[in-house]
Context: one part of a larger RNA
RNA sequence: CGUACGGUGGAUGCCUUGGCACCAGGAGCCGAUGAAGGACGUGGGAGGCUGCGAUAUGCCUCGGGGAGCUGUCAACCGAGCUGUGAUCCGAGGAUUUCCGAAUGGGGAAACCCAGCACGAGUGAUGUCGUGUUACCCGCAUCUGAAUAUAUAGGGUGUGUGGAGGGAACGUGGGGAAGUGAAACAUCUCAGUACCCACAGGAAGAGAAAACAACAUGUGAUUCCGUGAGUAGUGGCGAGCGAAAGCGGAAGAGGCUAAACCAUGGUCAUGUGAUACCCGGCAGGGGUUGUGGUCGUGGGGUUGUGGGGUUCAUUGUGUCGGUUCUGCCGGACCGGCCGACAGUAAGAAAUCAUCGUGUUAGUCGAAGUGGUCUGGAACGGCCUGUCGUAGAGGGUGAGAAUCCCGUAGACGAAAACAUGGUGACUGUCGAUGUGAAUACCCAAGUAGCACCGGGCCCGUGAAAUCUGGUGUGAAUCUGUCGGGACCACCCGAUAAGCCUGAAUACUCCCUGGUGACCGAUAGCGGACUAGUACCGUGAGGGAAAGGUGAAAAGUACCCCGGGAGGGGAGUGAAAUAGUACCUGAAACCGUGCGCUU
Numbered sequence: 001c002g003u004a005c006g007g008u009g010g011a012u013g014c015c016u017u018g019g020c021a022c023c024a025g026g027a028g029c030c031g032a033u034g035a036a037g038g039a040c041g042u043g044g045g046a047g048g049c050u051g052c053g054a055u056a057u058g059c060c061u062c063g064g065g066g067a068g069c070u071g072u073c074a075a076c077c078g079a080g081c082u083g084u085g086a087u088c089c090g091a092g093g094a095u096u097u098c099c100g101a102a103u104g105g106g107g108a109a110a111c112c113c114a115g116c117a118c119g120a121g122u123g124a125u126g127u128c129g130u131g132u133u134a135c136c137c138g139c140a141u142c143u144g145a146a147u148a149u150a151u152a153g154g155g156u157g158u159g160u161g162g163a164g165g166g167a168a169c170g171u172g173g174g175g176a177a178g179u180g181a182a183a184c185a186u187c188u189c190a191g192u193a194c195c196c197a198c199a200g201g202a203a204g205a206g207a208a209a210a211c212a213a214c215a216u217g218u219g220a221u222u223c224c225g226u227g228a229g230u231a232g233u234g235g236c237g238a239g240c241g242a243a244a245g246c247g248g249a250a251g252a253g254g255c256u257a258a259a260c261c262a263u264g265g266u267c268a269u270g271u272g273a274u275a276c277c278c279g280g281c282a283g284g285g286g287u288u289g290u291g292g293u294c295g296u297g298g299g300g301u302u303g304u305g306g307g308g309u310u311c312a313u314u315g316u317g318u319c320g321g322u323u324c325u326g327c328c329g330g331a332c333c334g335g336c337c338g339a340c341a342g343u344a345a346g347a348a349a350u351c352a353u354c355g356u357g358u359u360a361g362u363c364g365a366a367g368u369g370g371u372c373u374g375g376a377a378c379g380g381c382c383u384g385u386c387g388u389a390g391a392g393g394g395u396g397a398g399a400a401u402c403c404c405g406u407a408g409a410c411g412a413a414a415a416c417a418u419g420g421u422g423a424c425u426g427u428c429g430a431u432g433u434g435a436a437u438a439c440c441c442a443a444g445u446a447g448c449a450c451c452g453g454g455c456c457c458g459u460g461a462a463a464u465c466u467g468g469u470g471u472g473a474a475u476c477u478g479u480c481g482g483g484a485c486c487a488c489c490c491g492a493u494a495a496g497c498c499u500g501a502a503u504a505c506u507c508c509c510u511g512g513u514g515a516c517c518g519a520u521a522g523c524g525g526a527c528u529a530g531u532a533c534c535g536u537g538a539g540g541g542a543a544a545g546g547u548g549a550a551a552a553g554u555a556c557c558c559c560g561g562g563a564g565g566g567g568a569g570u571g572a573a574a575u576a577g578u579a580c581c582u583g584a585a586a587c588c589g590u591g592c593g594c595u596u
């Protein structure tokens, strides 16, 4: 060096309990009735995980189910439960130590120390049990300073009021830099990352002071496609980058403020028998009045401008009551009847009943036929059967017909979700038309000036939107917009509020799919994994899967102190022996051959 046989090692092949991505449906919050997350306990027997909480691997009730059960690593022993239905599965309850927003006070979390009420115990004290005692806010109420009325402050009661947690999605307040510009400063990255606040199952936006552009125009918002990498913007560099319109998804519109009327509080004013008490006539009352301001009820809500007030005209379901009294006319309130609507806006609950669905389940066809191989038939050959079921998995090898299932059909005492109907609740039963009047139509607002921000728009000719500072209008013969500005024309009606759906997301539940991974892959984690370990800490963060169909896990003998091995035995196989499937290479040996 070659070759054979071994050792070591754990690649490769095969496998999958676990992951990854997506689809459909559901659910979209939990919490002072104490959450999320933990500490400590809890089992007959030490520990980890799971479950549970001093009623502690569990208690009660109602359903399902039907023979075994006392979770798992994980056997073994013990002691029990169970057809008077256990274990197990579902629904609803009970219990639920201590910490934690943590809330009686304190505190180095899971500990320490109290007050009050009631109770237990003691001769008495100590002691023990149950309940209660934080702060802020709203409401009610009692008090109450400087200071007379008052107010601040304080007390008490009350509120399933707040507080904290949660993966992404959302709105708002703050807000970078690496980078790109081949350097760099305007610019970009980017209003991104990140921080903070707050909310919901979605949020936000939203019923034109909108668009458009000569037309008989459109008609809240949102989202998608297109328009379009267009118009623009830009050290006109790098780059950034619309909108109208058109096509779709979905569709829904409402309520206030003001004028005016009534009424209540409060302030000012008022002595004329005048004012006033709905109008007319008659009687009666005696400050009940008038003005300002605040509250409540009616009224009113619009852009072919609308509303109010006054007058005229039109119209009115029925019964009763009130308006100081009587009659006539009006106004207001209530009942019945009729019409309409409703819990997603515009007010708001609850119940009954009937479906549908979810949370356990039930039934479910047809060969265990022959023969061959084999350890084993689910394989080959021959011969049947079922199919609204030949999806899938398991079973000693490729199983429609063995098992679980699958197609299909059925099922709930209880809880929840959802839909219909009925109770129930609310609104309306007068308004319409014409004329006059000029009372109202959201003010420190619009506008303007200066300085910013945001819009495709970097100050530009810079509109529109918006913040700060200053100034500061008008009320329909008004005001704003149509990209400086002016005129004409056109459109709209700001300075109040609410609003479902179409849209975004997935911590979570159920079902399904994969030219996704297959243990250095796939989540960091297929296994005691956010574990071991590292770090003062924030934080960082692993490795580690496979005997066999079944432990049948090698009785017994021999060598050895043992470890380990040789026989024997099991098994299809032991070079499958728990250092266990396959078992590559590096590396290490032994035998043989060749060579120096």
Stems, first nucleotide, its partner, number of pairs: 001593007013581001014546002018517002020514007027506002029165002037099003040053003044077002047073003059093006068081003104113003114133007135162002137159007169200001170198005180187001184235001210218002222249005232240002253498003256442001260298010275288001276285002278329006303476001305441003308437006317336007337429006350423010361410003367383001368399001369382004384401002386390001392404003447471007457483001478493005533540002553580001556567004

This is a predicted structure of a 596-nucleotide part of an RNA (large-subunit ribosomal RNA, domain I) from Rhodococcus phenolicus. Rfam family: Bacterial large subunit ribosomal RNA. Its family is annotated with structural constituent of ribosome and ribosome in the Gene Ontology. RNAcentral holds the full RNA, with entries from SILVA.